[in-house]
RNA sequence: CUCUUAUCCAGAGAGGCGGAGGGAACGGCCCACUGAUGCCUCGACAACCUGCCGGCUUGCGUUCUCAUGAGACAGCCGCCGACAAGGUGCCAAUUCCACAGACGGAUGUUCUGAGAGAUGAGAG
Numbered sequence: 001c002u003c004u005u006a007u008c009c010a011g012a013g014a015g016g017c018g019g020a021g022g023g024a025a026c027g028g029c030c031c032a033c034u035g036a037u038g039c040c041u042c043g044a045c046a047a048c049c050u051g052c053c054g055g056c057u058u059g060c061g062u063u064c065u066c067a068u069g070a071g072a073c074a075g076c077c078g079c080c081g082a083c084a085a086g087g088u089g090c091c092a093a094u095u096c097c098a099c100a101g102a103c104g105g106a107u108g109u110u111c112u113g114a115g116a117g118a119u120g121a122g123a124g
Base pairs, nucleotide, nucleotide: 001124002123003122004121005120006119007118008117013042014041015040016039017038021031022030023029027097028096043091045089048087049086050085051083053081054080055079056078059076060075063072064071065070066069095116099113100112101111102110103108
């Protein structure tokens, strides 16, 4: 960088450095010298992956018992829950809105869908 897949209306900021634009994309609308964006440190949030723990199931296969289909032990897969140790992520605004359709007299941060994007996991 490309592909596949899941999620994207919840949540969570202090300090230091630095000094002008920033919020990906026309535009709108916001943020910003009362110092934003960015970088660093610490902290938080969340629970995607790994891990640990608890519960459920009998799908798989092992062993055993009674005896020819039932039961039991531990294991794997799956599901649910809890933790937050590890790998990521994230800490203005729904991914700020944006395009198409629906609804509406109209504004429309309404509803549905698309495109683009972000993040995780997997593959190349």
SAM riboswitch aptamer (S box leader) from Anaerolineae bacterium UTCFX1, 124 nucleotides, folded computationally. Model confidence (mean pLDDT): 83 of 100. The organism belongs to Anaerolineae, within Bacteria.